Predicted 3D model of a 111-nucleotide RNA (SAM riboswitch aptamer (S box leader)) from Chitinophaga pinensis DSM 2588. Taxonomically the source falls in Chitinophaga pinensis (Bacteria, Bacteroidota, Chitinophagales, Chitinophagaceae). The model forms 97% of the base pairs in the Rfam consensus. RNAcentral records the identical sequence in 2 taxa. It matches the Rfam family "SAM riboswitch aptamer (S box leader)". Its family is annotated with regulation of gene expression in the Gene Ontology.
RNA sequence: UUCUUAUCAAGAAAGGCAGAGGGAAAUGGCCCUGUGAAGCCUUAGCAACCAUCCGGAACCACCAAACCGGAAAGGUGCUACAUCCAGCCCGCAUAGCGGGAAAGAUAAGUC
Numbered sequence: 001u002u003c004u005u006a007u008c009a010a011g012a013a014a015g016g017c018a019g020a021g022g023g024a025a026a027u028g029g030c031c032c033u034g035u036g037a038a039g040c041c042u043u044a045g046c047a048a049c050c051a052u053c054c055g056g057a058a059c060c061a062c063c064a065a066a067c068c069g070g071a072a073a074g075g076u077g078c079u080a081c082a083u084c085c086a087g088c089c090c091g092c093a094u095a096g097c098g099g100g101a102a103a104g105a106u107a108a109g110u111c
Base pairs, nucleotide, nucleotide: 003109004108005107006106007105008104013043014042015041016040017039021032022031023030027086028085029084044079045078046077049075050074052071053070054069055068056067083103088100089099090098091097092096
């Protein structure tokens, strides 16, 4: 960096350094921020995608495996609100509401 699949509900922060931005993306809106943004470090925590372990499991002589449930926390990830809203498409009872797409994030695999 390409592509594929799954999820995007809920959950979980303190300290130190630093010093002006941040919430991915043009634009518009909304919000956080010198009572300290981004980033880095330490410690703590959340979750359970992969790996690990245990049990079940149609068919089956048996095993294995898809699949289902659980344990634990090794590899990742995450710890304002909420993948911020709109934008593109569709619908409706149209100051708006709902659904979807696209894009993005994370995990696993893959070129």